Record summary: Predicted 3D model of a 242-nucleotide part of an RNA (large-subunit ribosomal RNA, domain VI) from Candidatus Niyogibacteria bacterium CG10_big_fil_rev_8_21_14_0_10_46_36. Lineage of the source: Bacteria > Bacteria candidate phyla > Candidatus Niyogiibacteriota. Rfam family: Bacterial large subunit ribosomal RNA. Its family is annotated with structural constituent of ribosome and ribosome in the Gene Ontology. The coordinates come from a structure-prediction model, not an experiment, and the mean pLDDT is 90.
Context: one part of a larger RNA
């Protein structure tokens, strides 16, 4: 840029992916073999390695979550905190991210066929799968199973709305998104983010204060206090008018 207004939904020419495979039991110690040994077929179960997806479990991770302990400067001092010291270091951990964790996958039936096995059957009274014709027969091929996909320049269909313009952009509030761009969720007729409140979840009994204990230190208030990303709710605050 084109598909000759737009929103959604969609068909599929085309393309890619995926296709593996052990062992163990039934069947059966049967067919089969003189014995040793030992089946097709058929069913069922249990993994292997690859792969898709997720974070309930099981762990990792988790530099503005909780504690703990050292020095060391500061906050006048005690107490009790902040700043540095790899995040000071330790022990632990939400949400996310994750894999050694979890759940799922390669199933099954269709078509044409390969090599090979066949029916019928003349050339060639016989005989022959083949010569007319007819059928079986693979992890291969074609669909069937996932994904992409109308620049399929043959730009394809529907259904809606739209010149009183629909629709989309700027702009702002953000993230299931992400380098920007794009995509997505939302702009007050609003739960998009903050912020608050309640829950989960995390550390693990906070300052202060009483009590006690010559003191270090115990105890009670107190399953406390603090608390990122989680969940639910609420228009305090920012998404304003254009």
């Nucleotide at each position: 840029c084109g598909u000759u207004g737009a929103u959604u939904c969609u068909u599929g020419a085309g393309a890619g992916g995926a296709g593996u495979u052990u062992c163990u039991u039934c069947u059966a110690g049967u067919a089969c073999g003189a014995g040793a040994g030992g089946a097709c077929c058929g069913a069922a179960g249990a993994g292997a390695a690859c792969u898709g997806a997720c974070c309930u479990c099981u762990g990792g991770u988790g530099u503005g979550c909780c504690a703990g302990c050292u020095g060391u400067u500061c906050u006048g001092c005690c107490a009790a905190g902040a700043g540095c010291a790899c995040c000071g270091c330790u022990g632990g951990g939400u949400a996310g991210c994750u894999a050694u964790g979890u759940c799922g996958g390669g199933a099954u039936g269709g078509g044409a066929u390969a090599a090979c096995c066949g029916c019928u059957g003349a050339a060639g009274g016989c005989a022959u799968c083949u010569a007319a014709g007819c059928g079986g027969g693979a992890a291969g091929c074609c669909c069937a199973c996932c994904u992409c996909a109308a620049g399929a320049u043959u730009a394809g269909g529907a259904a809606u709305c739209a010149u009183u313009a629909a629709g989309a952009c700027c702009c702002c509030u953000c993230g299931g998104a992400g380098a920007u761009g794009a995509c997505g969720a939302g702009g007050u007729u609003g739960a998009u983010a903050g912020g608050c409140a309640g829950c989960a979840g995390g550390u693990g009994u906070a300052c202060g204060c009483u009590c006690u204990g010559u003191g270090a230190g115990g105890a009670g208030u107190u399953a406390a206090g603090c608390c990122g990303a989680g969940c639910u709710g609420u228009a305090c605050u920012a998404a304003g008018u254009g």